Source information: Predicted 3D model of a 523-nucleotide part of an RNA (small-subunit ribosomal RNA, 5' domain) from an uncultured soil bacterium.
Context: one part of a larger RNA
């Protein structure tokens, strides 16, 4: 000088920031990932319409529980157990993948069979499950076509798709609704390129121990095959006998790494909280499935430990998400508010979800700022302490007089964080179209958790606001009383055995000040 600190005494206000470093110990409860009806069959609830005298009926409309389907759930959030290199950092590389996004090319033709939901029946305490029957799709499966792609024995062969919504003049169909047709938007299939992201390989660097000196059989290389998105002993068969190591292999211990942080003139040393990048993990161990992406924190399966429910037959669970509880500990916060902003997921959008985030709450835990009054006031009051008894000191300190009102209190006013979005007007683009849609510029109307906001004004009144450590030397600051090698102090030197500036108290002083000391730790 510093700290994610703790402890003791004390404590007025505000701003910014931080807040389980220990048991990767166990967890009650609530919330933390949903969304889309403009993919689908539908209608449990709510509201409206229609029918009905009423009971009620009716998906007709707004909407929508459950279900099929799509996208998301691999992000975001947490933790640091493991890991000494399968990691990280820097610099390179070639044999790869890529949902959503951007740019381009070509398509989007014609068919089919099911299945949830639902109905009926049944089993079970529950979790849940079974049988029969009905039905839809952007769910599923064939056929056609194949620019490009892949395979090839060079002839050839293989493989796609899905629709939905808005608007509309003529024409066609139709009782009507609607459909065809045209057009716009969003989609779907194939493929090329890009962006961003990811997988892989190499070099160099990356703690301690030699009281660890040898280690290695898929081991090292080759041929062939398999496998992967992809190179490769990644895996396998055969062949060869290699490979690493005092420039420290192997083994043991410790440890997430970096940007950085602290210190220091620097070199260096120590550290890796908060914030950012990467990695690893998700009760412990193992495994794959789905998918563009996982071997998946709030998914599945198996095994194990633990906890819970049970009708004893069988089931359920995983806070190292946000709060919170117990435990451990010197020690670390609220079971708060809001999606207003930023960002993310879904959706055409409105909007919904979001313990990410933004805010509020608690703690002097850190840093910074402000205040606890300012002026005058000598009879140098009283009291205290000391005294050589003259006085000295506390001390302009107090009282008194005349002022101010920061902050706190009360009352009133009042920004910015709000840009958007919806609706609407005009122009332009698209188009057969003055429609729809998109876009630019205007208009109108809204959207704030914080919030009794920041800030400003007014009111009253010095009113509500000072402690802590030290005073032998180092080291700024001295006297008296008590004690008597006792009680005690102490960072080092050392004090204390009857005049202690070193112990305890007082008065005075010194240093810092809403803090001051102590302990721990680093330089």
């Nucleotide at each position: 000088a510093u700290u994610g600190a703790a402890c003791g005494c004390u404590g007025g206000c505000g701003g910014c920031a931080u807040g389980c470093u220990u048991u990767a110990c166990a967890c009650a409860u609530g919330c933390a990932a949903g969304u889309c009806g403009a993919a689908c069959g539908g209608u449990a609830a709510c509201a409206g319409g229609c029918c009905g005298c009423a009971a009620g009926g009716u998906g007709c409309u707004g909407a929508c529980g459950a279900g099929u389907g799509g996208c998301g759930a691999a992000c975001g959030g947490g933790u640091g157990a493991g890991u000494a290199a399968u990691g990280c950092a820097u610099c390179g590389g070639a044999a790869c993948g890529u949902g959503c996004c951007c740019a381009g090319u070509c398509g989007u033709g014609g068919g089919g069979g099911a299945u949830a939901a639902c109905g009926c029946a049944g089993c079970g305490a529950a979790a849940g499950c079974u049988g029969c029957g009905c039905u839809a799709a952007u769910a599923c499966c064939g056929c056609a076509u194949a620019c490009g792609u892949c395979c090839u024995g060079a002839g050839g062969g293989a493989g796609a798709a899905a629709g939905c919504g808005g608007g509309g003049g003529a024409c066609c169909u139709g009782c009507a609704a609607g459909g065809g047709c045209c057009u716009c938007g969003c989609g779907c299939g194939a493929u090329u390129g890009g962006a961003g992201c990811g997988g892989c390989c190499g070099a160099u660097a990356u703690c301690g121990g030699a009281u660890u000196a040898g280690c290695u059989a898929g081991u090292u290389g080759g041929u062939g095959a398999g496998g992967u998105a992809a190179a490769g002993g990644c895996u396998c068969a055969c062949c060869a006998a290699g490979g690493c190591g005092a420039c420290g292999a192997u083994c043991c211990g410790u440890a997430g790494c970096g940007g950085g942080u602290c210190u220091g003139a620097g070199a260096g040393g120590a550290c890796g909280a908060c914030c950012c990048g990467c990695c690893a993990c998700a009760c412990u161990g193992g495994a794959a499935c789905u998918g563009a992406g996982a071997c998946a924190c709030g998914g599945u399966c198996c095994a194990g430990a633990c906890u819970c429910c049970u009708a004893c037959g069988g089931g359920a669970g995983g806070c190292a998400g946000c709060a919170g509880u117990g435990g451990g500990g010197a020690a670390u916060u609220u079971u708060g508010g809001a999606c207003a902003a930023u960002g993310g997921g879904g959706g055409a959008a409105a909007c919904c979800c979001u313990g990410a985030u933004c805010c509020a709450g608690c703690c002097a835990u850190u840093c910074c700022g402000c205040g606890u009054g300012a002026g005058u006031g000598a009879a140098g009051a009283a009291g205290g302490c000391c005294u050589u008894c003259g006085g000295g000191u506390u001390g302009u300190a107090a009282a008194g007089c005349a002022c101010u009102u920061u902050u706190a209190g009360c009352a009133g006013g009042a920004a910015a964080g709000a840009a958007a979005g919806c609706c609407u007007g005009u122009g332009c683009g698209c188009u057969a179209a003055u429609a729809c849609c998109g876009u630019a510029c205007g208009g109108u109307u809204u959207u704030g958790a914080c919030g009794u906001u920041a800030c400003c004004u007014g009111c009253a009144g010095a009113a509500a606001a000072a402690g802590c450590a030290c005073c032998g030397g180092c080291u700024a600051a001295c006297u008296c009383c008590g004690u008597g090698c006792c009680a005690g102090c102490a960072g080092c030197c050392g004090c204390g055995g009857u005049a202690a500036u070193a112990c305890g108290g007082a008065a005075g002083g010194u240093g810092c000040g809403a803090g001051c000391g102590u302990u721990a730790a680093u330089c």

The coordinates come from a structure-prediction model, not an experiment, and the mean pLDDT is 85. The RNAcentral record of the full RNA draws on Greengenes.